A computed fold for a 72-nucleotide RNA from Talaromyces islandicus, annotated as transfer RNA. RNAcentral holds the sequence, with entries from ENA. Rfam family: tRNA. By type it is a transfer RNA. Model confidence (mean pLDDT): 83 of 100. Taxonomically the source falls in Talaromyces sect. Islandici (Eukaryota, saccharomyceta, Pezizomycotina, Eurotiomycetes).
[in-house]
This record gives sequence, C1' cells and structure tokens, in this order.
RNA sequence: GGCCCUGUGGUGCAGUGGUAGCACGUUGGCCUCCUAAGCCAAGGGUCUAGGGUUCGAUCCCCUACAGGGUCG
Repeated sequence: GGCCCUGUGGUGCAGUGGUAGCACGUUGGCCUCCUAAGCCAAGGGUCUAGGGUUCGAUCCCCUACAGGGUCG
C1' cells in the first nucleotide's frame, strides 16, 4: 500500500429503516446482628466523525479516523 471485519452506557454484547435494550458493574432502598447472597428502584449512551439517500438512519451509500485480520 490492496482487500476484509469491527466501532452502540464504566465493561461485554443485542438491535439489519419507525426517535436504543440485555447482562455484569455503579448508586439508593428492602432483608440481615453485620457482610455476602437475594429482591426492588434509579442514574448512565445524541450509537467513532463528517456528508449523502429517505417523510424518517444505530441500520443503506461515500469519505475520514481508530482497532483487528489477511496478502505483498
């Protein structure tokens, strides 16, 4: 340098066109003599960036950036 894959809460991942969800973690409460476990609730992401298509984009298209793989 060519090609391919990936980029979504703190972390790991779903979501394949109709204004984003799960698990763990965090915080508060319940329970307990206390802790852990268990139960309930809350907070936390404008979906890597810019542009395009569309009534509408995490999703489709283009470019850039970052990470990974492969070929030379």